[in-house]
Parts: sequence; structure tokens; C1' cells
RNA sequence: GCCCCUAUAGCUUAACUGGCAAAGCACCGGUCUCUUAAACCGAUGAGUCUAGGUUCGAGCCCUAGUAGGGGCA
Repeated sequence: GCCCCUAUAGCUUAACUGGCAAAGCACCGGUCUCUUAAACCGAUGAGUCUAGGUUCGAGCCCUAGUAGGGGCA
């Protein structure tokens, strides 16, 4: 220098043919218990790495970039 993959909640991952961003763990509240843990119930939390573009509508498609990983030279 060129090519490929990844980036979504505090963490790990979903999200179908473009059509209301979803779960598990953690955290918080409650039930239970002498207490804690476990179990069970409930609530909260991200507009999706950044900037543009296409579209009635973008996590998803297009362009450029950033960060991480891999390959070739």
C1' cells in the first nucleotide's frame, strides 16, 4: 500500500425480504427467608462507531472515514 471481517444497553448476543430495536447476565425494587444466597415477580437502561447519500421509511442498501482483528505484498 491492497483486500476481508467486526462495531447495537454496563457485559454477551439477537433483530427475517428495508417496516414499532429484542433477550440473557449485571444493576434497582419487591415476594420468600431469622439473615444472606438461590428461586420467582416487576421496573429502568441503547436509536445501533462517525459523517453524508438513497428511500414514504435504514441496525439492514450505497460512499467516505474512525477503532479493533485477520490476510497478501